[in-house]
Context: one part of a larger RNA
RNA sequence: AUUCCGUUAAGGAACUCGGCAAAUUGCAGUCGUAACUUCGGGAUAAGACUGUCCAACAGGUAAUGCUGUUGGAGGCACAAGAGAGGUCUGGCCGACUGUUUAACAAAAACACAGGUCCCUGCUAAAGUCGCAAGAUGAUGUAUAGGGGCUGACGCGUGCCCAAUGCCGGUUGCUCAAAGAAGGAGGUGCAAGCCUCUGACCUAAGGCCCGGUGAAUGGCGGCUGUAACUAUAACGGUCCUAAGGUAGUGAAAUUCCUUGGCGCUUAAUUGGCGUCCCGCAUGAAACGCGUAACGAGUCGGACACUGUCUUAACGGAAUGCCCG
Numbered sequence: 001a002u003u004c005c006g007u008u009a010a011g012g013a014a015c016u017c018g019g020c021a022a023a024u025u026g027c028a029g030u031c032g033u034a035a036c037u038u039c040g041g042g043a044u045a046a047g048a049c050u051g052u053c054c055a056a057c058a059g060g061u062a063a064u065g066c067u068g069u070u071g072g073a074g075g076c077a078c079a080a081g082a083g084a085g086g087u088c089u090g091g092c093c094g095a096c097u098g099u100u101u102a103a104c105a106a107a108a109a110c111a112c113a114g115g116u117c118c119c120u121g122c123u124a125a126a127g128u129c130g131c132a133a134g135a136u137g138a139u140g141u142a143u144a145g146g147g148g149c150u151g152a153c154g155c156g157u158g159c160c161c162a163a164u165g166c167c168g169g170u171u172g173c174u175c176a177a178a179g180a181a182g183g184a185g186g187u188g189c190a191a192g193c194c195u196c197u198g199a200c201c202u203a204a205g206g207c208c209c210g211g212u213g214a215a216u217g218g219c220g221g222c223u224g225u226a227a228c229u230a231u232a233a234c235g236g237u238c239c240u241a242a243g244g245u246a247g248u249g250a251a252a253u254u255c256c257u258u259g260g261c262g263c264u265u266a267a268u269u270g271g272c273g274u275c276c277c278g279c280a281u282g283a284a285a286c287g288c289g290u291a292a293c294g295a296g297u298c299g300g301a302c303a304c305u306g307u308c309u310u311a312a313c314g315g316a317a318u319g320c321c322c323g
Base pairs, nucleotide, nucleotide: 001318002317003316004315005314006313007312008311010309011308014307019304027051028050029049030048031047036041038152052073053072054071055070056069057068058067059066074078086302087301088300089299090298091297092296093294094293098110099109114150115149116148117147118146119145120144127136128135129134153289154288155287156286158219159218160217163216164215165212166211167210168209169208172207173206174205179200182197183196184195185194186193187192220238221237222236223235224234247281248278259275260274261273262272263271264270
């Protein structure tokens, strides 16, 4: 000097992106315990007191380092060593337990129970594997099996079928090969043969006609108007398949933006509440709530501390110097 460890006056997060790290808490008994809630929880909530030994008395056991009451005693220290939750609070996301990038990501990602849509009626389902035989589905049979989306629960899930997809229909139009009346050419005395052409006929499909959004998706401009101003319940007009409903909203979405207002701080680009001119929210790529849960994420508070003011001392190991 480095690494690891221990202790520290006064202060106590002033450190820092951030209390990262460390410290605090920790066990048992008694008391006590809020909002909220799906009535189960929340909860070891929070918080308070007690804990050794001796004596007397009382209780109890198979037994005790058993239990209780009263009085007393000692120590630096009585959950005497080890082990052994810090707590509270407000948002966001995901309901939850679970799963995951073996070796930089554990999460808000995946899964999940629940919801819904589509396919499947069975000698041989639909789907999947295989060239096939065959296997699986299933020794199952629509309360079954396969696939898609969503993701507990509560309240909900609006409008558009023009486009794309899918499903259904179809008299008409279109349309392949095959068939083919007829026509033309070549050749032949002829019968015929060959080549080219070809009306007509004609499947699925397409056109066409409908349906379908928890299918892929989409869900407007301009302009006038109220007796202060401002705003526009109201009107006009253009376009559209239809013009965004309920909710929510500067948001994990807001560019302008450190939006405006309030609270929190001495001071806040933070956080929370509220507003709504939503650059570019919005309803199963679900919308909005939500108790419980989380090594998730963003704030606040108490306790606690060498994180810091600001450094000091001690221990262990290693390095270095001298011998």
A computed fold for a 323-nucleotide part of an RNA from a Candidatus Dojkabacteria bacterium, annotated as large-subunit ribosomal RNA, domain IV. The RNAcentral record of the full RNA draws on ENA. The coordinates come from a structure-prediction model, not an experiment, and the mean pLDDT is 87. Taxonomically the source falls in Candidatus Dojkabacteria (Bacteria, Bacteria candidate phyla).